[in-house]
Context: one part of a larger RNA
RNA sequence: AGCAUAUGGUGGAUGCCUUGGUGCUAACAGGCGAUGAAGGACGUGAUAAGCUGCGAUAAGCUUCGGAUAGCGGCAAAUACGCUUUGACCCGGAGAUUUCCGAAUGGGGUAACCUGGCUGGGGUAAUACUCAGUCGUCUCACUCUGAAUACAUAGGAGUGAGUUCGCGAUACCCGGUGAAGUGAAACAUCUCAGUAACCGGAGGAAAAGAAAGAGAAUCGAUUCCGUAAGUAGUGGCGAGCGAAAGCGGAAUAGCCCAAACCGGGGCCUUUGGUCCCGGGGUUGUAGGGCUCCAAUAUGAGACUGUCAAAAUUAGGUUAAGCGUGUGGAAAAGCGCUCCAAAGAAGGUGAAAGGCCUGUGACCGAAAAUGGCGACAGCUCUAGGAUGUCCCUGAGUAGUGCGGCACACGUGAAACGUUGCAUGAAUCUGCGCCGACCACGGCGUAAGGCUAAAUACUCGUUAGCGACCGAUAGUGAACCAGUACCGUGAGGGAAAGGUGAAAAGUACCGCUGUGAGCGGAGUGAAAUAGAACCUGAAACCAUAUGCUU
Repeated sequence: AGCAUAUGGUGGAUGCCUUGGUGCUAACAGGCGAUGAAGGACGUGAUAAGCUGCGAUAAGCUUCGGAUAGCGGCAAAUACGCUUUGACCCGGAGAUUUCCGAAUGGGGUAACCUGGCUGGGGUAAUACUCAGUCGUCUCACUCUGAAUACAUAGGAGUGAGUUCGCGAUACCCGGUGAAGUGAAACAUCUCAGUAACCGGAGGAAAAGAAAGAGAAUCGAUUCCGUAAGUAGUGGCGAGCGAAAGCGGAAUAGCCCAAACCGGGGCCUUUGGUCCCGGGGUUGUAGGGCUCCAAUAUGAGACUGUCAAAAUUAGGUUAAGCGUGUGGAAAAGCGCUCCAAAGAAGGUGAAAGGCCUGUGACCGAAAAUGGCGACAGCUCUAGGAUGUCCCUGAGUAGUGCGGCACACGUGAAACGUUGCAUGAAUCUGCGCCGACCACGGCGUAAGGCUAAAUACUCGUUAGCGACCGAUAGUGAACCAGUACCGUGAGGGAAAGGUGAAAAGUACCGCUGUGAGCGGAGUGAAAUAGAACCUGAAACCAUAUGCUU
């Protein structure tokens, strides 16, 4: 020096565990905010650094319910208190709620500085102090008022709205709108109307009661399956890619404008225009005007009153003992009981009958909720004649340029519109994929509309051939922390004594250090806090062998 064995050290793998994650299901909820939000700063305790709670009434105040013997959060200990006149705790409703923050009197380097007005306190008077108020935008009205005469823009004031910000990085609608990529290069094309940005809304949104579809006829919209990777489209490349129909989910239809009638205002008064009420709302055309008949039947998504279930605290509740091993019984053995309860968790090992629960049943002063009931209100029906009136205009259509339709300009309809032009009025107008004919279908240029559908920051209950601390969230632990970066931003590591602290009184060595030896606790201390188990690399000591 090497090899081997043993005993230790180091180290923290492995096993076991789980307070945390993760995916999903059902129900609920789907918002909060100028009555000041979300999120923070600073305070607040007898002692108090942090977290949690709370706000100068500050780990809390009031009240109404529940519950019952202890309580003053995590979090020990001491002091001092509270409590059967019901504390602490749980739930409903209130009060308080500094400063910043949309932040809104003005300013500002957030949590600071500094004003006006009204009223109160205070002073001899200032000062000081308390309460309230003073933002923008939109709409209406009033008063003013330029260039510029009338006017308009603008300005000032009053009133109303409560508009602004946050939130799930989700879902929805609208606007603007890429590129990497694919085409094995690349330009039309694709990626894709995607990402991103902007605006807006709701618990859903959007769409929606045919100027439809397309050839049998059907009869609002939406969603699913199919039709179908079909018909098509396409440097006919890469690719893109329907619809009708059929089968389902869910079903719901309505209101204006106009003609005409009545009333009112204004004006340039045979009339015009504006407002209000009646009337009226469709395609087999309908309605008005004129005439006839009739008072019925249903509906409601509107308003008011009442109001069930349910939610936000809770409550009652079955049935076991012995033995022996052990530190400890719930394991073993013996006998036994309950079960609408043998889900689960805990208890010194493995419990249906020990505890919490479970199954079943019961329960609300207050708040939420709104199945439903009643009342009101609203809506809802026929026939005939004439063919006089009405039926949405810078609209339809057309031209140019685009877009969107599965459809790339194509034979390119239909839809839409930036510019230009510009009809008709039911014997009308649009459509049926150029266009024409015949034949059909519909009724544009106003509006509303639940359900079936999409999503999940959340709440409650539950589940998993999901993870088990290098896994599972980045985060099981005081984590978006420590730390890094000027900043945007990046972003960790870190769980386990024991059944119970019973956490080693007392003695000794020592630097009254670390550490250790006795003693004691404990089933165990090689469970001693650097604490379950404690692998390997690596180190030391001892012994053996080889050189």